[in-house]
RNA sequence: GCCCUUGUAGCUCAAUUGGAUAGAGCGCUGGAUUCCGGUUCCAAAGGUUGCAGGUUCAAAUCCUGCCAAGGGCA
Numbered sequence: 001g002c003c004c005u006u007g008u009a010g011c012u013c014a015a016u017u018g019g020a021u022a023g024a025g026c027g028c029u030g031g032a033u034u035c036c037g038g039u040u041c042c043a044a045a046g047g048u049u050g051c052a053g054g055u056u057c058a059a060a061u062c063c064u065g066c067c068a069a070g071g072g073c074a
């Protein structure tokens, strides 16, 4: 330098392959339980879907460029 894969909540991952308000587990916070803590239960918060554009009635998903991580070739 060229090619491929990946990037979604604090962490690990879904999202049926363009369609309903982007979810789950763990964690954090509050509450119940307990003498206190743990366990268990309930509730709530937490997202520019890496960044910037484009296509579309509609984009996490498709297209382009860039950034980052991993891999292959030279």
Stems, first nucleotide, its partner, number of pairs: 001073007010026004019057001029043004050066005